[in-house]
């Protein structure tokens, strides 16, 4: 690094600092950004999982990971419905991030 399980419409931001593009990657769209985006640091705050405790399947804690603009921000791929034929919508799936756990 690869594999494997689970999630992925909830929940959470100021301030410093740099200075130009960013929301993984291609496209279309949308959005966010010099009234400073994006990433870095400090605090601060979520609580998904792991973990602790109460309890009884909820809850509290915040120790490890993680996260704190737009459902992984929306769409591509395949199916079934609809349909004014322009497209919607649902559900898988594909890629993608996270945890766990083991090697």
């Nucleotide at each position: 690094a690869a594999a494997u399980u689970a999630u992925c419409a909830a929940g959470a931001g100021u301030g410093a600092a740099c200075g130009a593009g960013a929301g993984a990657u291609c496209u279309g769209g949308c959005u966010c950004u010099a009234c400073g985006a994006c990433u870095u640091c400090a605090c601060a705050g979520c609580a998904a999982c792991c973990u602790g405790c109460a309890a009884a399947c909820u809850g509290c804690a915040a120790g490890g990971u993680g996260c704190u603009c737009c459902c992984a921000c929306c769409a591509g791929c395949a199916a079934a419905g609809c349909u004014a034929u322009g497209g919607c919508u649902u559900u898988g799936g594909u890629u993608g991030a996270u945890a766990a756990a083991a090697g």
Notes
The RNA shown here (SAM riboswitch aptamer (S box leader)) has 103 nucleotides and comes from a Bacillota bacterium. The sequence was found by an Rfam model in a public genome assembly. Its Rfam family is "SAM riboswitch aptamer (S box leader)". From the family's description: The SAM riboswitch is found upstream of a number of genes which code for proteins involved in methionine or cysteine biosynthesis in Gram-positive bacteria. The SAM riboswitch acts at the level of transcription termination control.